A computed fold for a 530-nucleotide part of an RNA from Cyanobacteria bacterium FACHB-502, annotated as large-subunit ribosomal RNA, domain I. Its mean pLDDT, the model's own confidence on a scale to 100, is 84. The organism belongs to Cyanobacteriota, within Bacteria. It matches the Rfam family "Bacterial large subunit ribosomal RNA".
Context: one part of a larger RNA
RNA sequence: GGCUGAUGGUGGAUACCUAGGCACACAGAGGCGAUGAAGGACGCGGUUACCGGCGAAACGCUUCGGGGAGUUGGAAGCAAGCACAGAUCCGAAGAUAUCCGAAUGGGGCAACCCUAAGAACGGCAAGUUGAAUACAUAGACUUGCACGAGCGAACGCAGCGAACUGAAACAUCUUAGUAGCUGUAGGAAGAGAAAACAAACGUGAUUCCCCUAGUAGCGGCGAGCGAAGCGGGAAGAGCCUAAACCAGUUGGUUUACUGACUGGGGUUGUGGGACAGCGACAUGGAAUCUGUACGGCUAGACGAAGUACUUGAAUGGUACGCCAGAGCAGGUGAAAGCCCUGUAGUCGAAAGCUGAAGGAUACUAGCUGAAUCCCGAGUAGCCUGGAGCACGUGGAAUUCCGGGUGAAUCAGCGAGGACCACCUCGUAAGGCUAAAUACUCCUGUGUGACCGAUAGUGAAACAGUACCGCGAGGGAAAGGUGAAAAGAACCCCGGAAGGGGAGUGAAAUAGAACAUGAAACCAUCAGCUG
Numbered sequence: 001g002g003c004u005g006a007u008g009g010u011g012g013a014u015a016c017c018u019a020g021g022c023a024c025a026c027a028g029a030g031g032c033g034a035u036g037a038a039g040g041a042c043g044c045g046g047u048u049a050c051c052g053g054c055g056a057a058a059c060g061c062u063u064c065g066g067g068g069a070g071u072u073g074g075a076a077g078c079a080a081g082c083a084c085a086g087a088u089c090c091g092a093a094g095a096u097a098u099c100c101g102a103a104u105g106g107g108g109c110a111a112c113c114c115u116a117a118g119a120a121c122g123g124c125a126a127g128u129u130g131a132a133u134a135c136a137u138a139g140a141c142u143u144g145c146a147c148g149a150g151c152g153a154a155c156g157c158a159g160c161g162a163a164c165u166g167a168a169a170c171a172u173c174u175u176a177g178u179a180g181c182u183g184u185a186g187g188a189a190g191a192g193a194a195a196a197c198a199a200a201c202g203u204g205a206u207u208c209c210c211c212u213a214g215u216a217g218c219g220g221c222g223a224g225c226g227a228a229g230c231g232g233g234a235a236g237a238g239c240c241u242a243a244a245c246c247a248g249u250u251g252g253u254u255u256a257c258u259g260a261c262u263g264g265g266g267u268u269g270u271g272g273g274a275c276a277g278c279g280a281c282a283u284g285g286a287a288u289c290u291g292u293a294c295g296g297c298u299a300g301a302c303g304a305a306g307u308a309c310u311u312g313a314a315u316g317g318u319a320c321g322c323c324a325g326a327g328c329a330g331g332u333g334a335a336a337g338c339c340c341u342g343u344a345g346u347c348g349a350a351a352g353c354u355g356a357a358g359g360a361u362a363c364u365a366g367c368u369g370a371a372u373c374c375c376g377a378g379u380a381g382c383c384u385g386g387a388g389c390a391c392g393u394g395g396a397a398u399u400c401c402g403g404g405u406g407a408a409u410c411a412g413c414g415a416g417g418a419c420c421a422c423c424u425c426g427u428a429a430g431g432c433u434a435a436a437u438a439c440u441c442c443u444g445u446g447u448g449a450c451c452g453a454u455a456g457u458g459a460a461a462c463a464g465u466a467c468c469g470c471g472a473g474g475g476a477a478a479g480g481u482g483a484a485a486a487g488a489a490c491c492c493c494g495g496a497a498g499g500g501g502a503g504u505g506a507a508a509u510a511g512a513a514c515a516u517g518a519a520a521c522c523a524u525c526a527g528c529u530g
Stems, first nucleotide, its partner, number of pairs: 001529009016480002020451002022448007029440002031151002039100003042055003046078002050074002052059001061094006070082003105114003115118001121148002123145007155186001156184005166173001170220001196203002207234004217225002238432003241376001245264008269410001271375004275369004284363001287361004295354004300347003306320005321338002323327001329341003381405007391417001412427005467474002487514001490501004
């Protein structure tokens, strides 16, 4: 020096644990903001650096409820208080709420300055004025109204809209109308009461799911893209206008004709309505207003049943019992139905929120007749250029947009995938509409063949922190003494660190660099070898 073994050191793996995460389910809520938000700055404590709370009325104020013994947050100590004449604490409603921030009197390098006090800007309403330009209009000014503005996770609708990629290269194509940017809304949005689908003895608004079906199709017929009707379910709800006609007001104009406004009328495809006649006052619930009984939510209350021995400690074991509408769960010095909090069950609101029924308002039917009138126009259609439809121009319908052209009014018009005929279905060019559907920044309850500290959120811990970057931005590491600090008085060595005694404790090789304590690595001792 090497090997082996033992004992230690170092180190922090492993098993155990969980304070934190993750994923769902059900329910709630689905917004906040000029009555100043979200987010911050600076302050407020006897002592106060930080976190949390609060705002110059500043660790808090008032009222009304709950609750019943301690209390002055995390967080000890000291000091000084408060409290059964009911504190702290919990709930409801209020008060206060500096400065910045949409930030809004002016400015500004946010949390500051100036002014001395003002709704800045926009919108709406009323009024006064008032050009080019005569009437007028544009514009200007005054007053009034907090209507808008900003923030917010995903979900919605709309506008703009990539590329990497795939095609084993690449250009049509694909990725994809995706990502991204923008506008804007709601608790959902969008769609929606057939100019539909279809081809049956048809169905009967829309939306969503299953299926149809990887089918029919589209496609450098490559890569790939990819329906629809039917059928089965969820949900279910239908309405209002324009026009014809009537009445009134008013204008052009003055017999007449014509325009505007208001009210009535009317809303359909076995065509409907106007018009003329007959007849009736019923029925209905989805809209609006009102509305609170009983409920629900926002604090809470009651709530069964076990002892002894063993042990440091009993929930374990032994012995003998008990409750159960409660043997979910958590805690307690080891493993608890009967120790504690609870659980099943039963109760509970001064105040605020929610809010069914009911009530009111408004709306809402039929029959016959046939002459006349009406039935949504620069629209439909067509041409041309595009887009979107699963459909890449194709035989390309249907839908939408730019340009051009340009009908018909029921003997009408559109569709049924070029087009024509027949047949069938529907009634465009106005509008509204709950539910079934999508999502979760947030609240409550619960669950997990989810994780257990290199995992699970980046973050179990004062984390979007420390740190890095001019900046946009990037972005960590770090959990465990013990049942209880009982956290080691006192003595000794030492400057200290660190140790040795003593003491605490069940244990100190649990001593704060603290539970378990693997390996690498280091040391000591012993054996073997050399």